Notes
The prediction has a mean pLDDT of 84. The RNA shown here (small-subunit ribosomal RNA) has 1475 nucleotides and comes from an uncultured prokaryote.

RNA sequence: UUUGAUCAUGGCUCAGAUUGAACGCUGGCGGCACGCUUAACACAUGCAAGUCGAACGGCAGCAUAACCUAGCUUGCUAGGUUGAUGGCGAGUGGCGGACGGGGGAGUAACGCGUAGGAAUCUGCCUAGUAGUGGGGGACAACAUGUGGAAACGCAUGCUAAUACCGCAUACGCCCUAAGGGGGAAAGCAGGGGACCAUUUAUGAGCAUACGCUUAUAGAUGAGUCCGCGUUGGAUUAGCUAGUUGGUGGGGUAAAGGCCUACCAAGGCGACGAUCCAUAGCUGGUUUGAGAGGAUGAUCAGCCACACUGGGACUGAGACACGGCCCAGACUCCUACGGGAGGCAGCAGUGGGGAAUAUUGGACAAUUGGGGCAACCCUGCUCCAGCAAUGCCGCGUGUGUGAAGAAGGCCUGAGGGUUGUAAAGCACUUUCAAUAGGGAAGAAGAUUUAAAUGCUAAUAGCAAUAUAAGUGGACGUUACCCACAGAAGAAGCACCGGCUAACUCCGUGCCAGCAGCCGCGGUAAUACGGAGGGUGCGAGCGUUAAUCGGAAUUACUGGGCGUAAAGGGUGCGUAGGUUGUUUAUUAAGUUGUCUGUGAAAUUCCUGGGCUUAACCUGGGCUGGUCAGAUGAUACUGGUAGACUAGAGUAUAGGAGAGGGUAGUGGAAUUUCCGGUGUAGCGGUGAAAUUCGUAGAGAUCGGAAGGAACACCAGUUGCGAAGGCGGCUCUCUGGACCAAUACUGACGCUGAGGUGCGAAAGCGUGGGGAGCAAACAGGAUUAGAUACCCUGGUAGUCCACGCCGUAAACGAUGUCAACUAGCUGUUGGCCUUAUAAAUGAGGUUAGUGGCGUAGCUAACGCGCUAAGUUGACCGCCUGGGGAGUACGGUCGCAAGAUUAAAACUCAAAGGAAUUGACGGGGGCCCGCACAAGCGGUGGAGCAUGUGGUUUAAUUCGAUGCAACGCGAAGAACCUUACCUACCCUUGACAUACAGCGAAUUUUGCAGAGAUGCGAGAGUGCCUUCGGGAACGCUGCUACAGGUGCUGCAUGGCUGUCGUCAGCUCGUGUCGUGAGAUGUUGGGUUAAGUCCCGUAACGAGCGCAACCCUUAUUCUUAGUUGCCAGCGCGUAAUGGUGGGAACUCUACGGAUACUGCCGGUGACAAACCGGAGGAAGGUGGGGACGACGUCAAGUCAUCAUGGCCCUUACGACCUGGGCUACACACGUGCUACAAUGGUCGGUACAGAGGGUUGCCAAGCCGCGAGGUGGAGCUAAUCCCAGAAAACCGAUCGUAGUCCGGAUUGGAGUCUGCAACUCGACUCCAUGAAGGCGGAAUCGCUAGUAAUCGCGAAUCAGAAUGUCGCGGUGAAUACGUUCCUGGGCCUUGUACACACCGCCCGUCACACCAUGGGAGUGGGUUGCAAAAGAAGUGGGUAGACUAACCUUCGGGAGGUCGCUCACCACUUUGUGAUUCACG
Repeated sequence: UUUGAUCAUGGCUCAGAUUGAACGCUGGCGGCACGCUUAACACAUGCAAGUCGAACGGCAGCAUAACCUAGCUUGCUAGGUUGAUGGCGAGUGGCGGACGGGGGAGUAACGCGUAGGAAUCUGCCUAGUAGUGGGGGACAACAUGUGGAAACGCAUGCUAAUACCGCAUACGCCCUAAGGGGGAAAGCAGGGGACCAUUUAUGAGCAUACGCUUAUAGAUGAGUCCGCGUUGGAUUAGCUAGUUGGUGGGGUAAAGGCCUACCAAGGCGACGAUCCAUAGCUGGUUUGAGAGGAUGAUCAGCCACACUGGGACUGAGACACGGCCCAGACUCCUACGGGAGGCAGCAGUGGGGAAUAUUGGACAAUUGGGGCAACCCUGCUCCAGCAAUGCCGCGUGUGUGAAGAAGGCCUGAGGGUUGUAAAGCACUUUCAAUAGGGAAGAAGAUUUAAAUGCUAAUAGCAAUAUAAGUGGACGUUACCCACAGAAGAAGCACCGGCUAACUCCGUGCCAGCAGCCGCGGUAAUACGGAGGGUGCGAGCGUUAAUCGGAAUUACUGGGCGUAAAGGGUGCGUAGGUUGUUUAUUAAGUUGUCUGUGAAAUUCCUGGGCUUAACCUGGGCUGGUCAGAUGAUACUGGUAGACUAGAGUAUAGGAGAGGGUAGUGGAAUUUCCGGUGUAGCGGUGAAAUUCGUAGAGAUCGGAAGGAACACCAGUUGCGAAGGCGGCUCUCUGGACCAAUACUGACGCUGAGGUGCGAAAGCGUGGGGAGCAAACAGGAUUAGAUACCCUGGUAGUCCACGCCGUAAACGAUGUCAACUAGCUGUUGGCCUUAUAAAUGAGGUUAGUGGCGUAGCUAACGCGCUAAGUUGACCGCCUGGGGAGUACGGUCGCAAGAUUAAAACUCAAAGGAAUUGACGGGGGCCCGCACAAGCGGUGGAGCAUGUGGUUUAAUUCGAUGCAACGCGAAGAACCUUACCUACCCUUGACAUACAGCGAAUUUUGCAGAGAUGCGAGAGUGCCUUCGGGAACGCUGCUACAGGUGCUGCAUGGCUGUCGUCAGCUCGUGUCGUGAGAUGUUGGGUUAAGUCCCGUAACGAGCGCAACCCUUAUUCUUAGUUGCCAGCGCGUAAUGGUGGGAACUCUACGGAUACUGCCGGUGACAAACCGGAGGAAGGUGGGGACGACGUCAAGUCAUCAUGGCCCUUACGACCUGGGCUACACACGUGCUACAAUGGUCGGUACAGAGGGUUGCCAAGCCGCGAGGUGGAGCUAAUCCCAGAAAACCGAUCGUAGUCCGGAUUGGAGUCUGCAACUCGACUCCAUGAAGGCGGAAUCGCUAGUAAUCGCGAAUCAGAAUGUCGCGGUGAAUACGUUCCUGGGCCUUGUACACACCGCCCGUCACACCAUGGGAGUGGGUUGCAAAAGAAGUGGGUAGACUAACCUUCGGGAGGUCGCUCACCACUUUGUGAUUCACG
């Protein structure tokens, strides 16, 4: 990180540690480590194994000496002789090249690890035994000749030895038939007194050292056998003929089928043989709390390998890295005949690769080989070089320093931050640089000289606190000191969350980032840059890899009702596991001791490098180890016993348990016959179909098949699938009761095996009904469906297959334990009753609730999903996929077993809140219904779309835009277009200068504007000047109806005047949440009452406010006039009055208050009385939490962006008024409930000084004139109209209707052409009540009638108000629409305008199949047969020994047999690649 949120499941991802690493950026020093992980790919060049002259013959080369010769500078050069000396090339011989060094191809194995064993060998070394006598024959070197290009030979001849071969001797040794037989050796060096020999020298002899031979023991090393441990795959299940064993023989150092002949038929395997793939093993390393996991660089032990394959030789040791032979590939040389080679030694080269160093120095040290030794050799090793590859340490300065400098960045413009940071001042000098000094690593060995011991010895050997000399690659070492100067030394990554660290600019789903989630579509803390910050630091990041986190393979330590996961179900083999008790044993278990578990490493504790890393001393630990000796509870083994588990016998009842045979009635269908006539049938409605050839209906008869109504029940039986008429028969299991018997016989159960619904398959029957496929009719946009009419397989039977299902309780089997209540089936016991039956108990089933407990929740709960035990099966993210391939099974269909590539960050469970449903319940509203009047048709008005235009300014767009913004476009407005024109600007503030302001007027121009001419000089004053105003100038700035309503404020619409929306505390729930707010009533209302784990509260509802209806008090002008006067033709005209109307301030009134009924003794409802009014009296204002990114940047305000001689400003004319068309909203009509004419009557509410305007007069009229009155209860607008009373028209395009047009006017206004209203005369269009559809309205309402006002110069059919006249209908809530509450389902949450499935088209990725193609590995059967070893041997050859001298023994070559590598063929298997 899945969700709107939640819990749980579950995967993906990150933070940690590590590395033989690589890459990017950066880089001061030192110490210690480490450095081809890839091509066991190929290698140029140099080096890596020699040494011994004290084994030998010798003398090529060097040096020395002597001698000779020549030249001459008489001791130098050149040449020669002598192996004479030092020495020594090549050769013979000895030892060593089997160690050391390398890389890990092969190997799944006694290869390795660990613990043991017996049948062996062991050079050099150690100890100790016995010897070391006497002979012989050769071959190299060499010489000569000769072949070849070379490598390398060949022939002849000479010669030595510690080379080779006999002989002698042999205690011990080996063989044996126990008599006997067999078998060795080598010398060399130094020495020198006596004795002997001889010509000196020396030899013999003596003695020393080093060797040699023989046998023994040890040590070391090696070979061999065995227990245990040691990767994955069963989509590898069978493998094996020398195979397993025996006997004889052979062979080996040695046991053994190691080999061979014969005999037997064994051996291995589910505890995983065989086969395939992968891999050197270990100490250790790394990670982890541990258990584990991963790994096997450096160091150490073992193994195997040395170009590939095979083979042996030599030797103590090899089947041999720098040896040999053969075969093969490759490379090189060649005279083409033939030869040479093997870096997986150290450097180095090419190649491969992301990637890994110098063709260095030295044997000074530690080792190794040879040698008596000196010494030689040593790419083992020790050092240096290269690389930040890793670990560790140090440094790049320290202190002070606020004017908080400059610069940068941000800003709310004040400041903040970088930041004591810098500068400045004062100090220090590690490291690096320069100069000087200077350890340890060196001990020995050896030489010379001494002295001691052994010895005859001065030789030799041994030892010495003896003396001196020689001996350091590293190395210009470590370390110390001096000098100078802050001087030479900081980067990298990150800053959305995880995860420490935030701002600005640029960009605008672009460029890009990204480990996961995810950022980016104009205000990006996520991209890029900058400033700042965080982290680490000579490094920092990235990538790769391992472990961790991951309890995500769960041994420690998980799960399976619904998330992935119980096999469909029994029986049963192996295995696992198993009741009580006694004895014994001691395998498991456990105590003690011994051996071993190499060193190094880890850990603990000391020591040494200034510290650390590093090095070093000591110690602890470590096992499925082995041996010895104890213990015996538990498990196991053995022997015995028991009865509680399990089973058997006897008695009994229940049952759709199973098989076979028989049988029954109802019904359907068909057929036959009778009666009978026109339809039947079917559906939502129809049609196809059947029927006058007689259906359907009805009666009788017959046939045939299948299924068994009622009983019937969350009844019964069965392992499950499943089982239902009745009867006979055969048969399985369970239950119950009482006794007896057996004596653990039990449970589970991998493989195995039986059963196993439906469909399907095969063969043969059967076929009434039903019915896939199919046909027809309907439905529909289509309808390969749902509906209807038909109808074949099939369904049925027998036999045989198939083997699967949501085969489900989605819950494996067995056993034990753990509250209750209740229904029901079978059995038994007790009890009550006369009986039927009831009550109680018990047992086996089968249901419902429910405690504890469990569970993510839902739920489960003695029939567990609780608490435990035994065994089996299964799961490990989603998709791909229960698919492909392979195997097995099947006649087929198919079943079973069962992957990967690729892809996603989720998929899934339970529950919650919403929303939704052509789900349910309840309720409301002019929602429908019932009514009245309209719209939609006509003409006109007005708005919109569209079109047109230079412009037709802009906005509003379902309800909720469209007589809307606009309460009023001729100019103005005006934002649009055209032309002209201005640039600090039409408007604001600030500055400077000039001028009062202001006003009259001329000319040009469409005007803006431009050029002129006059008049005028004001106010305050501290006399400097100032205020207002105008003009000019410079800059700050103005200005924008330009964009973004998806950056915003404010305002508004809408759901909706719908009854809802929430909170605190408490309680419940793991939680989201729930409860409250649900329920029963009631209301217009979440209104109120009752109930209630809720109790209260808030915003809404209601009320409070305004108005209207009644009334009262008070007041009485401009209003009123009853009574009393005056007056008029008449009028509250007037005096008066304050009663009435009215006006307007304040009160009262209505509250379900009263009565009756209903209801729950409630709330409330119904009816009634009284009352002007009755159940919120009518109307208004008032609009909860929120929804729609609803509307508005063009009312206003405002962030950001944009324009600045223009997107700003002024002005002229035009446009917003266009017009094939479409829509909305209205007006007027179509007429007689009417039109026209005449007469008569009654309102309310408003407005009026830039105004309303009377009377009078003029005009047909609009209007003109006139001027009284009125700042308004006073005057005016102002005649209300429908109505009423008369007259006329007579159903017609009319005396209806008034559009349109012509003419003439009036008024407003600078101005009525585009483009005003009105009047008069004339004209007289459409229209005869309007299709589908649709709107308003429930009472003073609809309908109808007029009046007024705002805006306004003028311009209403619009809008907002006012009154007049004044209805009809509502049964009711089924339906349409909208809404509220409860409930239910959900895979929806952007919330049904949701989500989502499949085909097709195109592109790309990966995989399977594919006619086939090409490689690798391997089995079997054959062929083949180099070198070599062993056997045989007719041929050839042959020094040592024997010989009777002929020869023999023995050997070599050749030939041959056996084994066998390369190679070849055939046929299989398997795997990879290509297609």